[in-house]
Formats: sequence, C1' cells, structure tokens
RNA sequence: GCCUUCUGAGCGCCGUCGGUGGCGCGUCAGUCUCAUAAUCUGAAGGUCCUGAGUUCGAUCCUCAGAGAAGGCA
Repeated sequence: GCCUUCUGAGCGCCGUCGGUGGCGCGUCAGUCUCAUAAUCUGAAGGUCCUGAGUUCGAUCCUCAGAGAAGGCA
C1' cells in the first nucleotide's frame, strides 16, 4: 500500500434481507434469613463508532471517515 471482517447497555453477546430493540452476567431496590450468601421479584442503564445519502420510516441498505483484528505484498 491492497483486501476482508468487526464497532451495539458497565462486560460478553444475540438480532431484524427497513417498522417501539433484546439476552446473560453485573449494578440498584425489594423478598427470604438471627445475619450474610444463594433463591425469587422488580427497576435503572443504549446517539446500535461518526457524518452524509436513499426512504414515510435506517441499528439494518449505499457512500465517506475513524478505530480494531486478520490476510497479502
């Protein structure tokens, strides 16, 4: 330098060939207990990397950019 893949909740991930975004762990509160943990219940937490385009509508499609990983030279 070229090619490919990835970027999503605090962490690890699933996801829709366009229609309110989710799971597990964790956190917080409650439940239970003499107490702690575990259990059970509930809650909070997201600009879905950034910008532009297409569209009635974009996390998803297109383009550009940024970062990361791998391959080739």
Molecule: transfer RNA
Organism: Chelydra serpentina